Two RNAs folded together computationally: RNase P RNA and transfer RNA, 481 nucleotides in total.
Rfam match: Bacterial RNase P class A. Rfam links the family to the GO terms tRNA processing, ribonuclease P activity and dimeric ribonuclease P complex. About the family: Ribonuclease P (RNase P) is a ubiquitous endoribonuclease, found in archaea, bacteria and eukarya as well as chloroplasts and mitochondria.

[in-house]
């Protein structure tokens, strides 16, 4: 000094001045019976690490159920942290990088079904194309003869070393065997199985068997353990207008029947209503006005932002390897609803080039300061929280690793 | 605000469930028919399967994250 890794309970400009928006409060004004509305000054608050995606998991509410099994949906290494999680944390095991580190959806292929296209001989109850290597037959040569070499096709048969497809070829290296091989036999690593020890566990270590028998693919069906009721603040809950429909009552009009008459019942069906079943008929005719009750609409107000809470503090002690927890102390932090959180200007600070001046060190090298141009992302609450993914200019601190240069 | 679907040649769509050569109609070109056109006849060409990443030997189908467009809830 260059490239990098990894952890932050990191930062995502600061101030002012002037007009603006949105809630709280507090004071005048005004209207109002009042509750309260309107209008004005004051004081104080007002977006984020992701408010995004809507991928988990909860809180609330509502609808089932008030328990239970199936089915379907999820997660899948161990111990832990959490209200809970698919999320953290500390470990195992694997994979990966020269390192610092990173990265893992990681149960189960010995329950079953099933899937491997093309090449290949053979692809799952393995397989002889070429090679190797024996036996037969036949051909030639040599021998008096048994019988030998030799060399070519062809038949039978051994043979998973070599070659050869292919992602995959049924453990691998080495030696010994054998007519050529081959876990056939042995060493050593691999793998399975038992048992011992250490660990809470995942597993890790030694021994002692087993010649190797069942290779991959469960982000194919499916098995085994755990979990799991559905929707979701346009959940939902109260108040409530106009018209129009529903029920209940006064009161009037005109008819029918009773009664001398007050009245009284009733609706051309007019002394009965309603519900069910047959069966026959049938409806112009009073049916108007008020009150009260229901349901639901538009609309409004809550939910909704907190004197509470799985709140927050780069406060402190203690516990813990670490997520985290335990006392104990301060603090109370937007609430809109076609939706405020802004706009303009000064001044400073940051970042990157260029140029100048300067200061330290033997040296690689580094710092400071003053000019000019230029440049500042990603995005923006919307019922609220713990989490993960995804975006993000230009940096800032701790800790580590490599490589090249000075001494 | 919150739910749910879909992406494959220029346009419409199948193929995804169950993994193995990427199709079909319409349109394009090019050549034959015709006087020329249209229709027809022959032949072709054109696909990063929306985008990364894994899982597998092997991915349009399976898995995750992202984009993008339609659709529904008062």
């Nucleotide at each position: 000094u260059g490239a990098c890794g990894u952890g932050g309970u990191g930062c995502g400009g600061g101030c002012g001045c002037u007009c603006g928006c949105u809630g709280g409060c507090g004071c005048c004004g005004u209207c109002g019976a009042g509750a309260g509305g309107c209008g004005g000054c004051g004081c104080g608050a007002g977006a984020g690490g992701a408010a995004a995606g809507u991928c988990c998991g909860a809180g609330c509410u509502c609808c089932g159920a008030u328990g239970g099994a199936c089915a379907g949906g999820g997660u899948g290494c161990a111990g832990g942290c959490u209200a809970a999680c698919g999320g953290c944390c500390u470990g195992u095991g694997g994979g990966u990088g020269a390192g610092a580190g990173c990265c893992c959806g990681a149960g189960g292929a010995a329950a079953g079904u099933g899937c491997a296209a093309c090449a290949g001989a053979g692809a799952g109850c393995a397989g002889a194309c070429c090679g190797c290597c024996g036996c037969g037959a036949c051909c030639g040569c040599c021998g008096c003869g048994a019988g030998g070499c030799g060399c070519u096709g062809c038949g039978c048969g051994g043979u998973a070393a070599g070659g050869g497809u292919g992602a995959a070829a049924g453990g691998g290296u080495g030696a010994g065997g054998u007519a050529a091989g081959a876990g056939c036999u042995c060493a050593c690593c691999g793998c399975g199985g038992u048992g011992g020890u250490g660990g809470u566990g995942a597993c890790a270590u030694c021994a002692c068997c087993g010649g190797c028998a069942u290779g991959g693919c469960a982000a194919a069906c499916c098995c085994c353990a755990c979990c799991u009721g559905g929707a979701g603040c346009a959940a939902g809950a109260c108040g409530c207008a106009a018209u129009a429909g529903g029920g209940a009552g006064g009161c009037g009009c005109c008819g029918c029947g009773g009664g001398c008459a007050a009245c009284c019942g009733c609706g051309a069906a007019a002394g009965g209503c309603u519900g069910u079943g047959u069966c026959c008929g049938g409806c112009c005719g009073a049916g108007g006005c008020u009150u009260c009750c229901g349901g639901g609409u538009a609309u409004g107000u809550c939910g909704c932002u907190g004197a509470a809470g799985a709140g927050g503090c780069c406060c402190g002690c203690g516990g813990g390897u670490g997520a985290c927890c335990g006392c104990g102390g301060c603090c109370c932090u937007a609430g809109a609803u076609g939706a405020a959180u802004g706009a303009u200007c000064g001044c400073c600070g940051c970042c990157g080039c260029c140029g100048c001046u300067u200061c330290g060190g033997c040296g690689a090298c580094g710092g400071a300061g003053c000019g000019g141009c230029g440049g500042a992302a990603c995005a923006g609450a919307a019922c609220u929280c713990g989490g993960c993914u995804u975006a993000u200019a230009g940096c800032c601190c701790g800790c580590g690793u490599c490589a090249u240069c000075c001494g | 605000c919150g739910a749910g679907a879909u992406g494959u040649g220029g346009c419409g769509c199948a193929g995804u469930c169950u993994g193995g050569a990427a199709g079909c109609g319409c349109g394009c070109c090019u050549g034959g028919u015709u006087c020329g056109g249209g229709a027809c006849c022959a032949g072709g060409a054109g696909g990063u399967c929306g985008u990364g990443g894994g899982u597998u030997c092997g991915a349009a189908g399976c898995c995750c994250a992202c984009c993008a467009u339609c659709u529904c809830g008062a």
The coordinates come from a structure-prediction model, not an experiment, and the mean pLDDT is 76.